[in-house]
């Protein structure tokens, strides 16, 4: 002090509000409550699961098949988005080992 498939998408989850339904109040064509369990909803780089991809061996022979492998990952404050917040973006940033 540099390099990256540390790729890309789908479901779900921790975990978050509060537009809608619910729900609980009320002065009930409606208004207020998320110091309301939820359903709808948003949702992880560092959470799980899987398609695709990539990389290596084989086999097959031009279209593909199978098998391995895809590793590690402590992080603020702040700002943004959306109805809203959040582990969502900024961000495998800043920093720190």
């Nucleotide at each position: 002090a540099g390099u990256a498939a540390a790729g890309u998408c789908c479901u779900c989850u921790a975990g978050g509000g509060u537009u809608c339904c619910g729900c609980a109040g009320c002065a009930u064509g409606g208004c207020u409550g998320g110091c309301c369990u939820g359903g709808u909803c948003c949702g992880a780089g560092a959470g799980a699961g899987g398609g695709c991809g990539c990389a290596c061996a084989g086999g097959a022979a031009c279209a593909c098949c199978u098998g391995u492998g895809u590793a590690c990952a402590c992080g603020g404050a702040g700002g943004g988005a959306u109805a809203a917040a959040a582990a969502c973006c900024c961000g495998g940033g800043a920093g720190a080992u």

Model confidence (mean pLDDT): 83 of 100. The RNA shown here (Guanidine-I riboswitch aptamer) has 97 nucleotides and comes from Mesobacillus subterraneus. The source organism's lineage runs through Bacteria, Bacillati, Bacilli, Caryophanales and Mesobacillus. It matches the Rfam family "Guanidine-I riboswitch aptamer". The family has 100 seed sequences and 1,509 matches in Rfam 15.1.